[in-house]
Context: one part of a larger RNA
């Protein structure tokens, strides 16, 4: 390279948008670029292949043929692909009506708990553990009641639930913004799919500046445990966790399963609509779960939410270690990120 693969063996980019590129619905007409056919020219000789011949054979050499799968020109064919013109509505979008949600941004408000402070009652312990001790406490703790202040998180409802592209999102309420679904089939008329590079978003930790700091709590200190104990347990506790703005750009960013489209036995829950209805049974569209037929799979399993049957486009893999390292480039304030080898070794 051909080929084969990517849930778990190596391998799906964290996610979305999207230029170039690749691919693309149903007709009619036209063109004839791709495609197919004929003809002409060219495709040097040698070489290769076939036949015949010459050196005793062979290598070698000579003659003839075929071939040179290509290119150019020309004449045709028109199913498919492409171009042009024109039409359609099943893809896609719009409109109208309705519904849904813990989707986002900003503001306001609430109660429980916790901590601290003050006052009151009250007196000797509290706390913690396997057991203890460090710690707190007669300068009155712990406990109980009242008041005030502060920050963070929102019990029950709560769910195999819902929403979001992913990360993620949960007290109540207001404003603004976005989305999906259903019904109608009114409008546009292929406007579509995918997407290298690019852009935006992107948990936690971390970084910068300024706030904030109740609880928790890396580091750190002390007490235990232990042969030791730089740990597990306990008492404290700084950064951080929270807010605003900016950076970082990574995760087991997982369904370890790229996106889109079509097709393919059943059964049972549930969420949002529609239709129908006396309850029920049963229908339909879109999600979300369980079990399963065929099929697939090395098996586990998967099975209309495919890992089945196919198509288009992108990303990625090619023995283990060395190594996601070195070097270079690039991004970053830094930490570091992205890209990414080789020697050597088994």
């Nucleotide at each position: 390279u051909u080929g084969g693969g990517u849930u778990u063996a190596a391998a799906g980019g964290g996610u979305u948008c999207g230029c170039a590129g690749g691919c693309g619905g149903c007709g009619u007409a036209u063109u004839a670029a791709g495609u197919c056919a004929g003809u002409g020219g060219u495709g040097a000789a040698a070489u290769c292949c076939c036949c015949c011949g010459g050196c005793u054979c062979a290598a070698c050499c000579g003659g003839g043929g075929a071939a040179c799968u290509g290119c150019c020109a020309u004449u045709g064919a028109u199913a498919c692909u492409g171009g042009u013109a024109u039409g359609c509505u099943a893809g896609a979008g719009u409109a109208u009506a309705g519904u849904u949600g813990g989707c986002g941004u900003a503001g306001g408000c609430g109660g429980a708990a916790u901590a601290u402070u003050u006052c009151a009652u009250g007196u000797a312990g509290c706390g913690g553990u396997g057991a203890a001790a460090u710690g707190c406490u007669u300068a009155g703790a712990u406990a109980u009641g009242a008041a005030a202040u502060a920050g963070a998180a929102c019990a029950c409802c709560g769910a195999u639930c819902g929403c979001g592209a992913a990360g993620g999102c949960a007290g109540c309420u207001u404003a603004c913004g976005a989305a999906a679904c259903u019904a109608u089939a009114a409008c546009u008329g292929a406007c579509g799919c995918u997407c290298a590079g690019g852009a935006a978003c992107g948990a936690a930790a971390g970084c910068g500046u300024g706030g904030g700091g109740a609880g928790c709590g890396a580091a750190c200190a002390g007490g235990a445990u232990u042969a030791g104990a730089u740990a597990c347990c306990c008492u404290g506790g700084u950064a951080g966790u929270c807010c605003a703005c900016g950076c970082u750009g990574u995760a087991a960013a997982c369904g370890a399963u790229g996106a889109u489209u079509a097709c393919u036995c059943g059964u049972u829950g549930u969420c949002g609509g529609c239709g129908a209805u006396a309850c029920a049974c049963a229908g339909u569209c879109g999600g979300u779960g369980g079990c399963u037929a065929a099929g697939c799979g090395a098996a586990a399993g998967u099975g209309a939410u495919a890992a089945g049957u196919a198509a288009u486009c992108c990303a990625c893999c090619u023995g283990g270690g060395g190594a996601g390292u070195a070097c270079g480039a690039u991004c970053g304030c830094a930490a570091g990120g992205u890209u990414g080898a080789a020697a050597c070794u088994c």
This is a predicted structure of a 346-nucleotide part of an RNA (small-subunit ribosomal RNA, central domain) from a metagenome.
Its mean pLDDT, the model's own confidence on a scale to 100, is 86.
It matches the Rfam family "Bacterial small subunit ribosomal RNA".